[in-house]
RNA sequence: GUUUGAUCAUGGCUCAGGAUGAACGCUAGCGGCAGGCCUAAUACAUGCAAGUCGAGCGGCAAGUUGAGUAGUAAUACUUAACCUAGAGCGGCGCACGGGUGCGUAACGCGUAUGCAACCUACCUUUUACUGGGGGAUAGCCCGGAGAAAUCUGGAUUAAUACCCCAUGGUACCUAGAGGUCGAAUGAUUUUUAGUUUAAAGAUUUAUCGGUAAGAGAUGGGCAUGCGUCUGAUUAGCUAGUUGGCGGGGUAACGGCCCACCAAGGCGACGAUCAGUAGGGGUUCUGAGAGGAAGGUCCCCCACACUGGCACUGAGAUACGGGCCAGACUCCUACGGGAGGCAGCAGUAGGGAAUAUUGGGCAAUGGUCGCAAGACUGACCCAGCCAUGCCGCGUGCAGGAAGACGGCCCUCUGGGUUGUAAACUGCUUUUAUCUGGGAAGAAAAAGUCCAUGCGUGGAAAAUUGCCGGUACCAGAUGAAUAAGCACCGGCUAACUCCGUGCCAGCAGCCGCGGUAAUACGGAGGGUGCAAGCGUUGUCCGGAUUUAUUGGGUUUAAAGGGUGCGUAGGCGGCUGAAUAAGUCAGCGGUGAAAGACUUCGGCUUAACCGGAGCAGUGCCGUUGAUACUGUUUAGCUUGAGUGUUGGAGGGGUACAUGGAAUUGAUGGUGUAGCGGUGAAAUGCAUAGAUACCAUCAGAACACCGAUAGCGAAGCAUUGUACUGGCCAACAACUGACGCUGAGCACGAAAGCGUGGGGAGCAAACAGGAUUAGAUACCCUGGUAGUCCACGCCCUAAACGAUGUCAACUGGUUGUUGGGAAUUUACUUUCUCAGUAACGAAGCUAACGCGUGAAGUUGACCGCCUGGGGAGUACGGCCGCAAGGUUGAAACUCAAAGGAAUUGACGGGGACCCGCACAAGCGGUGGAUGAUGUGGUUUAAUUCGAUGCAACGCGAAAAACCUUACCUACCCUUGACAUGUACGGAACUUGCCAGAGAUGGCUUGGUGCUCGAAAGAGAGCCGUAACACAGGUGCUGCAUGGCUGUCGUCAGCUCGUGUCGUGAGAUGUUGGGUUAAGUCCCGCAACGAGCGCAACCCUUGUCUUUAGUUGCUACGCAAGAGCACUCUAAAGAGACUGCCGGUGACAAACCGGAGGAAGGUGGGGAUGACGUCAAGUCCUCAUGGCCCUUAUGGGUAGGGCUUCACACGUCAUACAAUGGUGCAUACAGAGGGUUGCCAACCCGCGAGGGGGAGCUAAUCUCAGAAAAUGCAUCGUAGUCCGGAUCGUAGUCUGCAACUCGACUACGUGAAGCUGGAAUCGCUAGUAAUCGCGGAUCAGAAUGUCGCGGUGAAUACGUUCCCGGGUCUUGUACACACCGCCCGUCAUACCAUGGGAGUGGGUUUUGCCAGAAGCCGUUAGCC
Repeated sequence: GUUUGAUCAUGGCUCAGGAUGAACGCUAGCGGCAGGCCUAAUACAUGCAAGUCGAGCGGCAAGUUGAGUAGUAAUACUUAACCUAGAGCGGCGCACGGGUGCGUAACGCGUAUGCAACCUACCUUUUACUGGGGGAUAGCCCGGAGAAAUCUGGAUUAAUACCCCAUGGUACCUAGAGGUCGAAUGAUUUUUAGUUUAAAGAUUUAUCGGUAAGAGAUGGGCAUGCGUCUGAUUAGCUAGUUGGCGGGGUAACGGCCCACCAAGGCGACGAUCAGUAGGGGUUCUGAGAGGAAGGUCCCCCACACUGGCACUGAGAUACGGGCCAGACUCCUACGGGAGGCAGCAGUAGGGAAUAUUGGGCAAUGGUCGCAAGACUGACCCAGCCAUGCCGCGUGCAGGAAGACGGCCCUCUGGGUUGUAAACUGCUUUUAUCUGGGAAGAAAAAGUCCAUGCGUGGAAAAUUGCCGGUACCAGAUGAAUAAGCACCGGCUAACUCCGUGCCAGCAGCCGCGGUAAUACGGAGGGUGCAAGCGUUGUCCGGAUUUAUUGGGUUUAAAGGGUGCGUAGGCGGCUGAAUAAGUCAGCGGUGAAAGACUUCGGCUUAACCGGAGCAGUGCCGUUGAUACUGUUUAGCUUGAGUGUUGGAGGGGUACAUGGAAUUGAUGGUGUAGCGGUGAAAUGCAUAGAUACCAUCAGAACACCGAUAGCGAAGCAUUGUACUGGCCAACAACUGACGCUGAGCACGAAAGCGUGGGGAGCAAACAGGAUUAGAUACCCUGGUAGUCCACGCCCUAAACGAUGUCAACUGGUUGUUGGGAAUUUACUUUCUCAGUAACGAAGCUAACGCGUGAAGUUGACCGCCUGGGGAGUACGGCCGCAAGGUUGAAACUCAAAGGAAUUGACGGGGACCCGCACAAGCGGUGGAUGAUGUGGUUUAAUUCGAUGCAACGCGAAAAACCUUACCUACCCUUGACAUGUACGGAACUUGCCAGAGAUGGCUUGGUGCUCGAAAGAGAGCCGUAACACAGGUGCUGCAUGGCUGUCGUCAGCUCGUGUCGUGAGAUGUUGGGUUAAGUCCCGCAACGAGCGCAACCCUUGUCUUUAGUUGCUACGCAAGAGCACUCUAAAGAGACUGCCGGUGACAAACCGGAGGAAGGUGGGGAUGACGUCAAGUCCUCAUGGCCCUUAUGGGUAGGGCUUCACACGUCAUACAAUGGUGCAUACAGAGGGUUGCCAACCCGCGAGGGGGAGCUAAUCUCAGAAAAUGCAUCGUAGUCCGGAUCGUAGUCUGCAACUCGACUACGUGAAGCUGGAAUCGCUAGUAAUCGCGGAUCAGAAUGUCGCGGUGAAUACGUUCCCGGGUCUUGUACACACCGCCCGUCAUACCAUGGGAGUGGGUUUUGCCAGAAGCCGUUAGCC
């Protein structure tokens, strides 16, 4: 950081740090110091890694010198001396040094002790000795066998090789006599006698050796205490095993080995078995405690191709020795032989991965030697590798036209890269070149001096791998030198382009579906830097195994319960002791490392000196509070006793009544039973019903947050029996608490035998249902019951282990007791059982003397979710199954408590034409219109549940028009800028479908200026910036609109409460149309909404009257009372009265009034929801087109038509149709207009022209209604579609495709299935009239008036909404979430008939080398 809309807590995952024998990617200037096969203890070519001594011995090639012979000579041969290679005998070394980590869980290692149970070559020191003899053998020489390795016969020869004799203090052994020490086995010492055993020489004459013995030093051997990984799904192991007596063996103790005897020994404090592993000093990390590791360096161990074995030797069971067996490799003449890099280099192989077949013995060290010296892949150096640590450099200063270029932007400009560059001055580390140039070296030997011997001193000489290296000086010149990762949050650092859930990124969360700070590139930035990132591993963070330092009601976690063994813990008072504990001192804790400090390399890393530390172990001395141990007591813990008490505690045997059903008997007749409704079922073979007897099981009322018990227990009685409580304080005297094991353990289930009324898994039938393996009904078997034996689990729950102590209270109840009172009256107390609550605790919920508070003791259990309480193994069980109990793999969460919403076929309350009550419709017919679909070159586009569908469109013949076809234009039909020309404008003709093109006529204006000319406007031409787009994205947007909904809600400030999200206010009691108002209240106020203010309508008053009106008048006129018009006011406020209500708000009724409780209607739409609608009204980001997706023209299309849906019109008729007559509106429109009178036409209409820019003229006849007449229930005198003919009007033009008129024609349709819509009063229904759009074209739409109803009991139900409350695993919010099967592919794991391999154990067969013994022989 990450679970949630948000919150707190739990809990996992992940990151930032440090480290590394590392590897990989990109990059790379130098130096110093270190490090470098972690894998195959795999196999190894080649070279080297252990020899040395002639002063131990026999002897000797080559060589040098001399002499001689031959030859002219070179030279050859012989001989003498010197010198000595190689081989051999002999001595010492080869057991060190070097490598590796296979094995080993062990006295292997570490630490501390012991050996009175031991050895030690060379070295040091002390004592004594070193006499006399002898026989061989290798080599060499002569033979033999063999391919070779090698073997063998004969002759001859030496020694510091070997043997014999002598001497023998000491030593060893045997036997004896004493002393001293020790707890003891014993040790030590003195002495007597006896047995046995030594020696070697060399030489330069200085010495070096040899033998015996003592001591030392060094190095080893053995024993013991403590410490030393994981697994119990390893619980029992062990026969030389454990011990003893006696022997053997060893340097030495010991079952180390053997004979005999005994039966022991180890183990829950983890034996045995299995797995893994060399151990330590130390290293990394961590605040520490811890955790992890054991490479380099040092100490110890083990190993040397694998296994076994001994020999030699002071020392080995021997890396570069031997023997045997095995595997592998090589040689071979096939008969036989040879070999062992886990030494240094190196090769192959394995692997992500690890170096040169280098130089030198100059230094340090080792072996041999008197020495010189030889040998030394130990070692010292160099080479390779950024593998690590450390250091240095890649320049420094100035320099603004803030350059060019790049990138970005709001783009005539600005920002950034950036003082960065250029440019000027300076410096020279490093690199390059030239010159100089170390320390590391001390010696030894030889000479001289001193010395009794070791030895010491002096002078001079020689010796350097590294290396002409480090270092120093000079020269040149900024010259030779920067990358890597990252930039969404964690986490320092941001923009553009490309891409478009693609490509890709990613440590976790997560980015990417057309505006990606998360992909890729670029610019810029951040971090580190000769490195930087990635990957792996370890510690940390992680208090996430919690000793320090966690938990367990609900998050993971209390065992189902009790009794109790080991273990852990344990009351009060004394005494002793000193094991634990504490303190002082001594020893040890190797060096290196760490730390502190001083010093040396120019510094640092690195190295050297000194100190400290090493928390440990051992010894010793002291202290005695506490714990332990021993001992003496005590009574309060625990138990016993006595006296009482309550109880469904348990077991056995009896016993009672009501009810159910069955059986038997009786009475009796037609249905019973059951359900939401039915049916199955029972019944005339007599049911149901009623009466009597029997059977089985269970015990109503009492009965109770009452009782007893560990889980469980209820009719009543008896017998036996367990525990509990109280009082008393007589007895014991810590006898206690907790506890692996043992016992008990509901229901179901299992076994055997009974019993069986009711109930009832399984099962059957009937219903329900889409289905119904269910719920409902009718039946019904196990079972339920009893006896005995198993099983051993439950949400076995208070989801709360047992015991003890302490810490405010109140109330109820059960059992007992004390005191008190007239009074079961009051108070107190012990043990239970409930409710509420202080402090405190808790994540919260909650707990709260019965704790989840404060403490102590002991036990069980937990450590992310899933996989899984599964698999395998063990144990238990007759079985079912139980118990113990993983891993692979997978996810980033899973889970707890509380909050706000949303939701519920949860609850309570309320509202609405929501239902109900009514009226009229739709859905059926024909037509109109819109949509879907279909068709088409195109049928332009949008709108799609309510909230699209007579919608955008208040009007598609052309235009509109966005679509299609064809023909044209390209700075464009339109805007701005530049240049040039021309005034603008206009007449006519030709071609063409037209756009357009060609020719042509007239014309020359306005302003300034004297003129020339200039300017404004317009037209044309040219080039470029640009225009243009009804192209895309309404999911990039503004604006506007719909909808919930005219629903009553939505919020804020301050305060208060809560850890917090949040709550309160806004909830509650009333009331309202209303969060309207009143009251109450940790709330008090406020805002947007409601209401009111606005318009209209209804009454009146006042004012004003022309075109209006008329009490005057024929008219003109006159007048303004009335109607009306249009301005201002009045009026209505629950104001008044009565009742109800809480003295409120308010409601009910009434009066008055034109109007009464918001009078009717309209405008007015809170916070928000639907990524709702619109880029085609307009505006606008981004993208796209630019001779076309722009523009123009003609024609066509938007008017198609099997079909489906929506909205309407007209009807189906008599409340009607038709004809005639007659009456009454309102609101509007009119100059491109409305159009009167009058005339013509059947009519649409035509003519005509008065009046009117309108209270004047006109559209304009209102219609239903009313009166009279006719039709008489019929496809009609209903209905009018369709079609024919003839016309009218508008308009360039009615073919596709207009409206109307007349005559004729006369279709469907007789009231409409499921379903569904509107409406509560001047409303529905019905009737006509007008306007906008418009050349023309309404059944649409917007308005107007006329006539004018019915019904509402009511809120159960449907739909929508509001408030409170409740549940929730939902929050994209129920159109949510989510479970299981199946299909396909892939991954991992389990099972699986089996099969192969490895390891271990046991038994048996065969048995090499070798050691010990023995037998028979040989030399």
Predicted 3D model of a 1419-nucleotide RNA (small-subunit ribosomal RNA) from an uncultured bacterium. Model confidence (mean pLDDT): 82 of 100. The sequence is in RNAcentral, with records from ENA. Rfam family: Bacterial small subunit ribosomal RNA. Its family is annotated with ribosome and structural constituent of ribosome in the Gene Ontology.